[in-house]
C1' cells in the first nucleotide's frame, strides 16, 4: 500500500406521507424546519435474468371493452461491470 472482509468511529442515502411537476401508464423529477422502513455502495451503468406498464402496433368485439406486445419502466428484486470513506477481528 492492495484484496478479501465488516467490528467502531465520522459521515451519507432514504422506505413511507405531503405539495408541484413530467408521463397513456409503469414509473420519474423537485420541495418538505414531515418522516426514517432499511441499506456497506439502497453511489453509477439497462450487459444478462426476472418483475411491472401497455401509447404505438396487432387480433377479438355491434359495442362498453378483452387478449398479445416494449420500442417504456424497475438499479431498494438477483447477477454482472465500474468507482468509492473508514480500518477492528
Nucleotide at each position: 500500500c492492495g484484496a478479501u472482509c465488516g467490528a467502531a468511529a465520522c459521515g451519507g442515502c432514504a422506505a413511507c406521507c405531503c405539495c408541484g411537476g413530467g408521463g397513456a401508464a409503469a414509473c420519474c423529477c423537485g420541495g418538505g424546519u414531515g418522516g426514517g422502513c432499511g441499506c456497506a455502495a439502497a453511489g453509477c451503468c439497462a450487459c444478462g435474468g426476472g418483475c411491472c406498464u401497455a401509447c404505438a402496433g396487432c387480433g377479438g368485439g355491434c359495442g362498453a371493452c378483452c387478449g398479445c406486445c416494449a420500442g417504456g419502466g424497475c438499479a431498494g428484486c438477483c447477477g454482472g461491470g465500474u468507482c468509492a470513506c473508514c480500518g477492528a477481528a
The RNA shown here (c-di-GMP-I riboswitch aptamer) has 89 nucleotides and comes from an Acidimicrobiia bacterium. Model confidence (mean pLDDT): 89 of 100. The source organism's lineage runs through Bacteria, Bacillati, Actinomycetota and Acidimicrobiia. Of the family's consensus pairs, 100% are formed in the model.